[in-house]
Source information
This is a predicted structure of a 114-nucleotide RNA (FMN riboswitch aptamer (RFN element)) from uncultured Acutalibacter sp. The prediction has a mean pLDDT of 84. The RNAcentral record of the sequence draws on MGnify.
């Protein structure tokens, strides 16, 4: 520097005129790191918001917002393994959404090659 690649998920059921949005319940886990393997630890991405610069239908930079775990057990050593309760998820739309529709066949942390 070039070139790929780079997010999964509400069965089954109730209530309703209407809900995958409420209830009973069920699935889901991007990336780097860490003597021990991570949704929950340390960061970062993406998204909101502010300034600013600007080729002004657009790129960029900066600050700022942005979620959650405890107990036991084994070991040198593990909020990572085991065993048990928990918890946690942008924005818009629409009966109130982590999971449907959308911005997004989008972008990006990064990874493999050359």
């Nucleotide at each position: 520097u070039c070139u790929u690649c780079g997010g999964g998920g509400c069965a089954a059921g109730g209530u309703g005129a209407a809900a995958u949005u409420c209830c009973u319940g069920a699935c889901c886990g991007g990336c780097a790191g860490u003597g021990a393997a991570a949704g929950u630890c340390u960061g970062c991405g993406a998204g909101c918001g502010g300034c600013g610069g600007u080729g002004c239908u657009u790129c960029c930079g900066c600050c700022g917002u942005u979620g959650a775990a405890u107990c036991g057990g084994u070991g040198c050593a593990a909020u990572u393994c085991c065993g048990a309760u928990a918890c946690c998820g942008a924005c818009g739309g629409u009966a109130c959404a982590g999971u449907c529709c959308g911005g997004a066949u989008g972008g990006a942390a990064g990874a493999a090659g050359a």
About this RNA:
Its Rfam family is "FMN riboswitch aptamer (RFN element)". Rfam's curators write: The RFN element is a highly conserved domain that is found frequently in the 5'-untranslated regions of prokaryotic mRNAs that encode for flavin mononucleotide (FMN) biosynthesis and transport proteins.